[in-house]
Parts: sequence; structure tokens; C1' cells
RNA sequence: UCCAGAUAAAGGCAAACCUGUACGAAAGUCGGGGACGCAAAGCCACAGGUCUAAGGCAAAUGCUAUGACGGCUGGGUUGCCGAA
Repeated sequence: UCCAGAUAAAGGCAAACCUGUACGAAAGUCGGGGACGCAAAGCCACAGGUCUAAGGCAAAUGCUAUGACGGCUGGGUUGCCGAA
């Protein structure tokens, strides 16, 4: 240095659920509480996937992302610690 990741140390994040005179058409996001978990559960919608359908098209209950999801899988990028 690389692979790898501990019953180590120091820190970090925060699912479900509850909550709100918050934002949004919705999906969802954000704040507070809360912890199931996480070694990238840091960051980026690039590929696949999933959700929504305001507007548009169609006229039928449909189609459509320019809206979302990174805690669904790849990819890119940055990074703490230091045992076997």
C1' cells in the first nucleotide's frame, strides 16, 4: 500500500412507529421524539428497478417524469479506525 473488517477504541447515521398551524397535486421530503439495523445507512439519479401522475395525451378505470426513492441492485467519487 492492497485485500479484508474485530466481541477493540473514538465518533457517526437512524427503519418501523409517534408527532407537526412545515413543504408538496401525489409519491415523498423536512423538523422533533424513537431505534430495527448500518463500515460508507457519506455524496452523485449514470444504468437497471420501484413509487407517484400535477400538467399533457387519450376519452374509460388508461398512458406519460420533467417529480421522487441511494436503508432495492450495479456504477462513480470521497472518507474514520487499525486487531487477526
c-di-GMP-I riboswitch aptamer from Anoxybacteroides tepidamans, 84 nucleotides, folded computationally. Its Rfam family is "c-di-GMP-I riboswitch aptamer". Rfam describes the family as follows. GEMM was predicted in a large-scale screen for bacterial structured RNA regulatory elements. Its mean pLDDT, the model's own confidence on a scale to 100, is 85. Taxonomically the source falls in Anoxybacteroides (Bacteria, Bacillati, Bacillota, Bacilli).